[in-house]
Context: one part of a larger RNA
RNA sequence: CGUGGCAGCAUUGACAGCUUCUCUCCCUAGUACGAGAGGACCGGGAGGGGCACACCUCUGGUGUACCAGUUAUCCUACCAAGGGUACACGCUGGGUAGCUAUGUGUGCUGUGGAUAACCACUGAAAGCAUCUAAGUGGGAAGCCCUGCUGAAGAUUAGUGCUGUUUUGAGGUCUCGGCUAGACUAGCCGUUUGAUAGGCGCUCGGUGUACGUUCCGUAAGGAAUUCAGCCUAGGCGUCCUAAUCGACCUCCUU
Numbered sequence: 001c002g003u004g005g006c007a008g009c010a011u012u013g014a015c016a017g018c019u020u021c022u023c024u025c026c027c028u029a030g031u032a033c034g035a036g037a038g039g040a041c042c043g044g045g046a047g048g049g050g051c052a053c054a055c056c057u058c059u060g061g062u063g064u065a066c067c068a069g070u071u072a073u074c075c076u077a078c079c080a081a082g083g084g085u086a087c088a089c090g091c092u093g094g095g096u097a098g099c100u101a102u103g104u105g106u107g108c109u110g111u112g113g114a115u116a117a118c119c120a121c122u123g124a125a126a127g128c129a130u131c132u133a134a135g136u137g138g139g140a141a142g143c144c145c146u147g148c149u150g151a152a153g154a155u156u157a158g159u160g161c162u163g164u165u166u167u168g169a170g171g172u173c174u175c176g177g178c179u180a181g182a183c184u185a186g187c188c189g190u191u192u193g194a195u196a197g198g199c200g201c202u203c204g205g206u207g208u209a210c211g212u213u214c215c216g217u218a219a220g221g222a223a224u225u226c227a228g229c230c231u232a233g234g235c236g237u238c239c240u241a242a243u244c245g246a247c248c249u250c251c252u253u
Stems, first nucleotide, its partner, number of pairs: 001153001005164007015150004021049007033038001050108006059101004066094005071086006110145001112144002118138004168250006175189004195241003198237005204230003211224005
């Protein structure tokens, strides 16, 4: 820009893509078969491997400043308590959210259809025979459908419902943001508001703070104290900021 108004929601599916895997064991059955040794078809069941997709409840990883410990040195006058640097975490022990695999879940389907090689039925030409000439059936991990995904620029531009009728409907920018994201885009919110921050509570993490008291000559220990502190999680709360605004489209009747 188009899809004979403009929008919102929901759909059909031309077409396209993905998947299509494999092993072992058990039963049938030590049966059929075979002198024996051995040992099935068909059918049923269980458990693995591989691949794919999704997810973070569990098991773990990461988690660059969430908690704690600790060495050297400098600083806050000193003690105590803290802070800086030693990586672009000094080192060490842990670790929420998120991300993630080695973790978890699911799928790899079918009493479908038409067929290939092939196997057949009926059957003449050719009184026989013959799967074929007319006619009919079976038959593959392959083909089509089924399963999953995209999909009306499918210009053959589809369909349904709803809103709107000349003032309202929808949208863009701005603004607060995100499970979305390189930028765009997408999605949510904008006071008729929980969108982000703050604050409160909480899940969870760390592991018992500072100060004071007591014990010990002291290093240190104990009590107060399962304390103190806390990022991304959850719930709540208008305290702060989503202010004020600008613009676009809309046939005919």
Molecule: large-subunit ribosomal RNA, domain VI
Organism: hot springs metagenome